[in-house]
Molecule: transfer RNA
Organism: Candidatus Woesearchaeota archaeon
RNA sequence: GGGCUUGUGGUCUAGCGGCUAUGACGUCGCCUCGACACGGCGGAGGUCCCCGGUUCGAAUCCGGGCGGGCCCA
Numbered sequence: 001g002g003g004c005u006u007g008u009g010g011u012c013u014a015g016c017g018g019c020u021a022u023g024a025c026g027u028c029g030c031c032u033c034g035a036c037a038c039g040g041c042g043g044a045g046g047u048c049c050c051c052g053g054u055u056c057g058a059a060u061c062c063g064g065g066c067g068g069g070c071c072c073a
Stems, first nucleotide, its partner, number of pairs: 001072007010025003018056001027043005049065005
């Protein structure tokens, strides 16, 4: 330098173009316990990497950029 692939809460992850973006772990509060752990209930936490385009409507499709991974040179 070229090709392919990927980017969603702190981490991992679901998400046929259409309701207020899903769940787990973690975290916080309460309950439970003599206490801790486990367990139960509830809460907070997301500019869906960035810019533009298509569309009535984009996390999702298209183009470019940036970052990660793999391969070729």